This is a predicted structure of a 347-nucleotide part of an RNA (small-subunit ribosomal RNA, central domain) from an uncultured bacterium. Its mean pLDDT, the model's own confidence on a scale to 100, is 88.
[in-house]
Context: one part of a larger RNA
RNA sequence: UUGGGCGUAAAGCGCGCGUAGGCGGCCGCGUAGGCGGGGGGUCAAAUCCCGGGGCUCAACCCCGGUCCGCCCCCCGAACCCCGCGGCUCGGGUCCGGUAGGGGAGGGUGGAAUUCCCGGUGUAGCGGUGGAAUGCGCAGAUAUCGGGAGGAACACCGGUGGCGAAGGCGGCCCUCUGGGCCGAGACCGACGCUGAGGCACGAAAGCGUGGGGAGCAAACAGGAUUAGAUACCCUGGUAGUCCACGCUGUAAACGAUGAGUACUAGGUGUCGGAGGUUACCCCCUUCGGUGCCGCAGCUAACGCAUUAAGUACUCCGCCUGGGGAGUACGCACGCAAGUGUGAAACUC
Numbered sequence: 001u002u003g004g005g006c007g008u009a010a011a012g013c014g015c016g017c018g019u020a021g022g023c024g025g026c027c028g029c030g031u032a033g034g035c036g037g038g039g040g041g042u043c044a045a046a047u048c049c050c051g052g053g054g055c056u057c058a059a060c061c062c063c064g065g066u067c068c069g070c071c072c073c074c075c076g077a078a079c080c081c082c083g084c085g086g087c088u089c090g091g092g093u094c095c096g097g098u099a100g101g102g103g104a105g106g107g108u109g110g111a112a113u114u115c116c117c118g119g120u121g122u123a124g125c126g127g128u129g130g131a132a133u134g135c136g137c138a139g140a141u142a143u144c145g146g147g148a149g150g151a152a153c154a155c156c157g158g159u160g161g162c163g164a165a166g167g168c169g170g171c172c173c174u175c176u177g178g179g180c181c182g183a184g185a186c187c188g189a190c191g192c193u194g195a196g197g198c199a200c201g202a203a204a205g206c207g208u209g210g211g212g213a214g215c216a217a218a219c220a221g222g223a224u225u226a227g228a229u230a231c232c233c234u235g236g237u238a239g240u241c242c243a244c245g246c247u248g249u250a251a252a253c254g255a256u257g258a259g260u261a262c263u264a265g266g267u268g269u270c271g272g273a274g275g276u277u278a279c280c281c282c283c284u285u286c287g288g289u290g291c292c293g294c295a296g297c298u299a300a301c302g303c304a305u306u307a308a309g310u311a312c313u314c315c316g317c318c319u320g321g322g323g324a325g326u327a328c329g330c331a332c333g334c335a336a337g338u339g340u341g342a343a344a345c346u347c
Base pairs, nucleotide, nucleotide: 003319004318005317006316007301008300012315014200016198017197021193022192023191025087026086027085028084029083030082033081034080037075038074039073040072041071043069049065050064051063052062053061054060090190091187092186093185094184095182096181097180098179102176103175104174105173106172107171108170109153114148115147116146117145118144119143120142124135125134161168162167205246206245207244208243209242210241214240215239219235220234221233222232257314258313259312260311261310262309265292266291267290268289269288270287271286272285273284274283275282296303297302320347321346322345329340330339331338332337
């Protein structure tokens, strides 16, 4: 490379937008460039291949012979690629509804912790398996009133919702993205995927400035222990929060790329529409999200209309373990590091 694969054995890029490219709905007409069919020409000799012969064999040499195929010409075909025209089922736009922690900015509320001030009040509080460090007669803990400040939003809350993913939860306002449903009208293949590229991307971390209640790496002390650079306790700084700018990683997981079509059922739930209906209930249907389960698939576990089933299109990735996600080179980054990514050797 071919092949075979990628839920858990090695293997789906964290997730989108999209360039080139690849692939692409129905009908009609057309040329004959591609593709496919037939015939002819040409492709010097030598070489290669096949048959035969000569040097004792062979290498070597000599004689004879094509095929396949490129290219050129002619004939003929019109399914496909292509060109033109048309269509509406794919896709999209418009209209009317609708659910939502989707995003950004601004404002605002209550509970709680901590701190400060004041009142009451006195000998302890705190903490643990038990303790101690710690706090407290300079009045703590407890309790009442007042104030400050930061962060997070109990109940509702749910295998419930929204988002491409990361993720999103008090309440109100402004701006804003997407989805779903319904009935038509319109555009007329405008589609799918997507190497490069670009954007987004938890936490931690970094830069500048702010903020700092609680929590808490590091650190300190107290315990435990043979030791205890831990688990437990008392403290506590970065950080956690905000603005702007970097970083670009993750068990970024459904460990399952995206799209389309098809393939038993049963039951729950969320959003919409319709039927029946006073309402509820019930039934039908579209979209999402769970559970169970047949065929089928699977090494098994399990998956099973939300496929890991049956097919097609496009991309990414794997090819024994260690060495190693290391070295080197290159690119990016302020740095930390990230991306790409070997070999010797060894089993």